[in-house]
RNA sequence: GCAGGAUUGGUCUAGAGGUAUGACUUCGGCCUUCCAAGCCGCCAGCACGGGUUCAAAUCCCGUAUCCUGCA
Numbered sequence: 001g002c003a004g005g006a007u008u009g010g011u012c013u014a015g016a017g018g019u020a021u022g023a024c025u026u027c028g029g030c031c032u033u034c035c036a037a038g039c040c041g042c043c044a045g046c047a048c049g050g051g052u053u054c055a056a057a058u059c060c061c062g063u064a065u066c067c068u069g070c071a
Base pairs, nucleotide, nucleotide: 001070002069003068004067005066006065007064010024011023012022018054027041028040029039030038047063048062049061050060051059
């Protein structure tokens, strides 16, 4: 330099155009004399910039980071 792949809350993860899913963690509540465990609930996310579309995590282009292969 060329080609391919990946990027979703603090962590892991599902989602092939129509409210972004679940688990763990955090926080709050219930329970308990207290703690742990258990149960219930809340908060928190689509790497970035454009384009297409009534509507984009999803399709297209570019950028960034990481991984693999070729030179």
Molecule: transfer RNA
Organism: marine sediment metagenome